RNA sequence: GAGAUUGAAGGAUAGGGUUCCGGGGCGGCUGCGCCCGUCUGGUCCGAGAGCCCUCACUGCGCGGGGAGACAUCCCGGUCAGGCACACGGCGGGACAAAAGCCCGGGAGAC
Numbered sequence: 001g002a003g004a005u006u007g008a009a010g011g012a013u014a015g016g017g018u019u020c021c022g023g024g025g026c027g028g029c030u031g032c033g034c035c036c037g038u039c040u041g042g043u044c045c046g047a048g049a050g051c052c053c054u055c056a057c058u059g060c061g062c063g064g065g066g067a068g069a070c071a072u073c074c075c076g077g078u079c080a081g082g083c084a085c086a087c088g089g090c091g092g093g094a095c096a097a098a099a100g101c102c103c104g105g106g107a108g109a110c
Stems, first nucleotide, its partner, number of pairs: 007055002010052002015045002020042002022039001023036005057082002061078002064075004085105001087108001091103003
């Protein structure tokens, strides 16, 4: 100086809107209709850089088997530990709609 790897699922949440439920307003004889998410909520969406958890990956050391004259090499078991760091627009996208979702560990900054 260059290259490769640094992973995935599940759960709950921050957050999010308004398809459904509920709530509110108006209308209506009933069944219902329209409007309000600047309606606390239930369903729902939901974090790369937040949480919990499981798996995967790696692996000091310690055993086992095989080959070889030796040096050593190959295969596999178990396993302490490791699993890092991460400031971040505008704009666009999907679903009914929005968002810390996706574009995106992007653009950019250091």
The RNA shown here (Guanidine-I riboswitch aptamer) has 110 nucleotides and comes from Tabrizicola sp. Its mean pLDDT, the model's own confidence on a scale to 100, is 87. It was read from a public genome assembly, where an Rfam model found it. NCBI's taxonomy places the organism under Bacteria, Pseudomonadota, Alphaproteobacteria, Paracoccaceae, Tabrizicola.